The RNA shown here (Bacterial RNase P class A) has 344 nucleotides and comes from an Actinomycetota bacterium. It matches the Rfam family "Bacterial RNase P class A". Rfam classes the family as a ribozyme. The organism belongs to Actinomycetota, within Bacteria. It was read from a public genome assembly, where an Rfam model found it.
């Protein structure tokens, strides 16, 4: 330098003039004026996970459904994060992975094949019986070594045995149980044993460990307004309560016509916060000191205009608020690695 991996960060600047929203001051004829300051994002998104907060007659057990599932950390939790283990992929950096159980049970494996699991032998091969002068044919039966078939055919290659064959004997290999050593621990090393047990569990299923429902239109509080009626159920069994059951808890619930309002404000943003050093951890993170306050609207604000610059602006805009993920994104920087090549 080229060509890849990974991680961090920017994502038009500046100046003028006009406009929105909020906070604080001033003046005010209560309608607004004036001024100083603030004013979206790395995803504000999807709304797919967890959670704070609020409310629901505190929410215990069982069933039934559900989510998740190496090993250890973190962390308020999580379908998050880190770092380790196994497998997959890559030459490497690295990256992917829903990765618990297939000798508890049932189930299913398309097409093709004879056969899809404790093989009904298509072809082939062998022994024996029968024909036949031979080649051969015909039976009864070994036979999973070849050959066909297939994603996948009953552990793999090499010998030795066999009438042919077979882990039927052997060594290697590779799986599975014991033992040993190391490692928190997933699991890895090395010794031995029988001599083999297909493949699916994001199929039921089994085993583990979680799961109360509604969401800021949540709720609270104030001001207006208005007209009540008729029917069920029920104080034992209704109702809260959700798919059921048990247990609580409560004395009113509930459906249908008809009437009124649809207005302020609180929740509302100071918080599991940001930013910097330092100490611990390999890392997520955690502590300690210092410093900062950083929309907050409810017909819903963050824009326009013009001048100049560049490398000529991508994907998108808050609506309770936090911690993930996963989508989207013009072009730009920065740092560590990796494989080639040159140079000193």
């Nucleotide at each position: 330098g080229u060509c890849g991996c990974a991680g961090g960060c920017c994502g038009g600047g500046u100046g003028a003039c006009c406009g929105c929203g909020a906070g604080c001051c001033g003046c005010u004829c209560a309608g607004g004026c004036g001024g100083c300051c603030c004013g979206a994002g790395g995803a504000a998104a999807g709304u797919c996970c967890g959670g704070a907060c609020a409310c629901c007659g505190c929410a215990g057990g069982g069933c039934a459904g559900g989510a998740c599932g190496c090993u250890g950390g973190g962390g308020a939790a999580a379908u998050c994060c880190c770092a380790g283990g196994c497998g997959g992929c890559g030459a490497a950096a690295g990256c992917c992975g829903a990765c618990g159980g297939a000798a508890a049970g049932u189930g299913g494996c398309a097409c093709a094949g004879a056969a899809a699991g404790a093989a009904c032998a298509c072809c082939g091969c062998c022994u024996c019986c029968g024909g036949g002068a031979a080649a051969c044919c015909g039976g009864c039966g070994g036979u999973a070594a070849g050959g066909g078939u297939g994603a996948a055919a009953a552990g793999g290659u090499g010998g030795g045995g066999c009438a042919a064959g077979a882990g039927c004997c052997c060594a290697c290999c590779a799986g599975c149980g014991c033992c040993g050593c190391g490692g928190u621990g997933a699991c890895g090393c090395g010794g031995u044993g029988g001599c083999u047990a297909g493949c699916u569990a994001a199929a039921c299923c089994c085993c583990g460990u979680c799961c109360g429902g509604u969401g800021c239109a949540a709720g609270g509080c104030g001001a207006a307004a208005c007209a009540g009626g008729u029917c069920c159920c029920g104080u034992u069994c209704a109702g809260g309560u959700g798919g059921c059951c048990c247990g609580c808890c409560c004395a009113g619930g509930g459906a249908c016509c008809g009437g009124g309002u649809a207005c302020g404000u609180c929740g509302c943003u100071c918080g599991a916060g940001c930013c910097g050093c330092c100490g611990g951890g390999c890392a997520a993170c955690c502590g300690g000191c210092g410093g900062c306050c950083u929309a907050g609207a409810u017909g819903g604000a963050u824009g326009g205009u013009c001048a100049c610059c560049c490398u000529c602006g991508a994907c998108a805009g808050a609506a309770u608020c936090c911690g993930g993920c996963u989508u989207a994104c013009a072009g730009g920087c920065c740092u560590g690695c990796u494989a080639c090549g040159g140079a000193a």